[in-house]
Context: one part of a larger RNA
RNA sequence: CUGGGCGUAAAGGGUGUGUAGGCGGAUAUCCGUGUCAGGUGUGAAAUCCCCCGGCUUAACUGGGGCAUUGCGCUUGAAACUGGAUAUCUGGAGCAUGUCAGGGGUAAGCGGAAUUCCCGGAGUAGCGGUGAAAUGCGUAGAUAUCGGGAAGAACACCGGUGGCGAAGGCGGCUUACUGGGGCAUGGCUGACGCUGAGGCACGAAAGCGUGGGGAGCGAACGGGAUUAGAUACCCCGGUAGUCCACGCUGUAAACGAUGGAUACUAGAUGUCAGUUACAUUAAAGUAGUUGGUAUCGAAGUUAACACGAUAAGUAUCCCGCCUGGGGAGUACGGUCGCAAGAUUAAAACUC
Numbered sequence: 001c002u003g004g005g006c007g008u009a010a011a012g013g014g015u016g017u018g019u020a021g022g023c024g025g026a027u028a029u030c031c032g033u034g035u036c037a038g039g040u041g042u043g044a045a046a047u048c049c050c051c052c053g054g055c056u057u058a059a060c061u062g063g064g065g066c067a068u069u070g071c072g073c074u075u076g077a078a079a080c081u082g083g084a085u086a087u088c089u090g091g092a093g094c095a096u097g098u099c100a101g102g103g104g105u106a107a108g109c110g111g112a113a114u115u116c117c118c119g120g121a122g123u124a125g126c127g128g129u130g131a132a133a134u135g136c137g138u139a140g141a142u143a144u145c146g147g148g149a150a151g152a153a154c155a156c157c158g159g160u161g162g163c164g165a166a167g168g169c170g171g172c173u174u175a176c177u178g179g180g181g182c183a184u185g186g187c188u189g190a191c192g193c194u195g196a197g198g199c200a201c202g203a204a205a206g207c208g209u210g211g212g213g214a215g216c217g218a219a220c221g222g223g224a225u226u227a228g229a230u231a232c233c234c235c236g237g238u239a240g241u242c243c244a245c246g247c248u249g250u251a252a253a254c255g256a257u258g259g260a261u262a263c264u265a266g267a268u269g270u271c272a273g274u275u276a277c278a279u280u281a282a283a284g285u286a287g288u289u290g291g292u293a294u295c296g297a298a299g300u301u302a303a304c305a306c307g308a309u310a311a312g313u314a315u316c317c318c319g320c321c322u323g324g325g326g327a328g329u330a331c332g333g334u335c336g337c338a339a340g341a342u343u344a345a346a347a348c349u350c
Base pairs, nucleotide, nucleotide: 004321005320006319007304008303012318014201015200016199017198021194022193023192025088026087027086028085029084030083031082034080035077036076037075038074039073040072041071042070049065050064051063052062053061054060091191092188093187094186095184096183097182098181099180103177104176105175106174107173108172109171110154114150115149116148117147118146119145120144125136126135162169163168206247207246208245209244210243211242215241216240220236221235222234223233258317259316260315261314262313263312266295267294268293269292270291271290272289273288274287275286276285277284299306300305323350324349325348332343333342334341335340
């Protein structure tokens, strides 16, 4: 390379958008790029293979044939592929009506709790643990009542419930704003799918500048435990956690399952629509579309399991794998303020 693979054995890019490229719906006509058929030229000789012959045989060698899977020219075919033209509506998009939602950004507001401060009242303990001690407290703590300040997070509702491409998103209100579902079948008429590079987004931790700092809390100090205890437990506590702007670009970024399309038994729940029936109302029954779950036929699978939300049956495009260690390391490149990220070997060894 070929072949085979990627839920858990090695292997799906963290996610999207999109450039090049690859691939691409229905009908008709034309062309004849690919494709196919015939003819013809060429495809040196030797070699290989087949047949016949020459040295006593063989090696060796002479002759003939085949082959040379290719390319050119030419005559045709027109299903498929491609190109051109015309048309279509099923894919895609738009429109109209309607619906749900913690989707996003910004500003404002609210109550509970916590800590601190002030005041009242009050007295000897409080706190903490397996048990303790460090710690706090007669300079009046803890418990309790009133007042005030600050920061952070939003109990109940809350749900294998919802929304988002992923990361993720949860008190309330307002403003701005993205996406989606359903119904109608009015409009455009293949406008599509995927996507190397590129670009954008991207938890937590971390970094820069400036704020903020209640609680929690790496580091650190102390008390315990222990043979020791650089831990687990306890008392404190700095960065950080929060905000603004900028950087970092990684995660078990997981469904460990790339995206799109089509097809292939069903059953049950739930969320958002919608149609019909029924109904005083709320509910309900049947159908249908789109999500989200559980079970399951066929099939698949090494098994576990998956099973219309496929890991089934197929097609298209991208990414990735190729024994373990060395190693996601070294070197070099690129990016970064740094931490580091990314790309990515070999010797050697089993």